About this RNA
Glycine riboswitch aptamer, 96 nucleotides, folded computationally. Of the family's consensus pairs, 90% are formed in the model. The coordinates come from a structure-prediction model, not an experiment, and the mean pLDDT is 79.
């Protein structure tokens, strides 16, 4: 100086699943759903070892998204709450 990038607030938009049963405001049961956080892994890349020693190949590890996948938290009328997206605005920068 300062972002089509990153974050923090404001606003608007925002989907699933029970107004279930005992109970009686606590807590328990049985169903369910995934878009708060959390966990998990695929190419791909990578380290060892063994075969070969050009090239590769098998083991055994390691790094590794996501709207996938678990359902540990969380939710299951409405409000809350909400990934995410859009606008404002602040801030700390990169580049120059």
């Nucleotide at each position: 100086g300062g972002a089509c990038g990153a974050a923090a607030c404001u606003c608007u938009g925002g989907a699933g699943a029970g107004c279930c049963u005992c109970a009686a405001u606590a807590g328990a049961g049985c169903a369910c759903c995934g878009a708060a956080g959390g966990a998990g892994c695929a190419a791909g890349c990578u380290g060892a070892u063994u075969a070969a020693u050009u090239a590769u190949a098998a083991u055994c590890g390691g790094u590794c998204a996501a709207u996938c996948u678990c359902u540990c938290a969380g939710g299951u009328a409405a409000a809350a709450g909400g990934a995410c997206a859009g606008a404002g605005c602040u801030u700390a920068u990169a580049a120059g």